[in-house]
Molecule: transfer RNA
Organism: Glomus cerebriforme
RNA sequence: GAGGCAAUAGCUCAAUAGGUAGAGCAUACCGCUCAUAACGGUCAGCUUGGUGGUUCGAAUCCACCUUGUCUCA
Numbered sequence: 001g002a003g004g005c006a007a008u009a010g011c012u013c014a015a016u017a018g019g020u021a022g023a024g025c026a027u028a029c030c031g032c033u034c035a036u037a038a039c040g041g042u043c044a045g046c047u048u049g050g051u052g053g054u055u056c057g058a059a060u061c062c063a064c065c066u067u068g069u070c071u072c073a
Stems, first nucleotide, its partner, number of pairs: 001072007010025004019056001028042004049065005
């Protein structure tokens, strides 16, 4: 220098043919226990890396940028 992939909740990841974003773990609270852990229950939390574009509607399609990673030179 060229190309591919990835970026979504505190963490690990879903959400496929565009239709108002979920799961597990963790946190908080409650129950259970002499107590802790484990276990059971409940709640909250992300408008999706950034800026634009297309569309009635974008996590999803397009362009550029940022970061990480891989391949080639």